A computed fold for a 72-nucleotide RNA from a Candidatus Aenigmatarchaeota archaeon, annotated as transfer RNA. Rfam family: tRNA. Rfam classes the family as a transfer RNA.

RNA sequence: GGGCCGGUGGUCUAGUGGUAUGACGCAACCCUCACACGGUUGAGGUUGCAGGUUCGAUUCCUGCCCGGCCCA
Numbered sequence: 001g002g003g004c005c006g007g008u009g010g011u012c013u014a015g016u017g018g019u020a021u022g023a024c025g026c027a028a029c030c031c032u033c034a035c036a037c038g039g040u041u042g043a044g045g046u047u048g049c050a051g052g053u054u055c056g057a058u059u060c061c062u063g064c065c066c067g068g069c070c071c072a
Base pairs, nucleotide, nucleotide: 001071002070003069004068005067006066007065010024011023012022018055026042027041028040029039030038048064049063050062051061052060
């Protein structure tokens, strides 16, 4: 330098055009003498960045950045 795959809350992850899903973690409350377990509720996301297409983009297209694998 070229090819392919990936980037989504603190972590992992689902999502092939129509208000972003779940688990773990975190907080409050219930439970307990207390802790743990368990239960209920909640907070937490510029969907890597910038453009384009579209009424509408996490999703499609282009460029760039970052990570992984392969080729030279």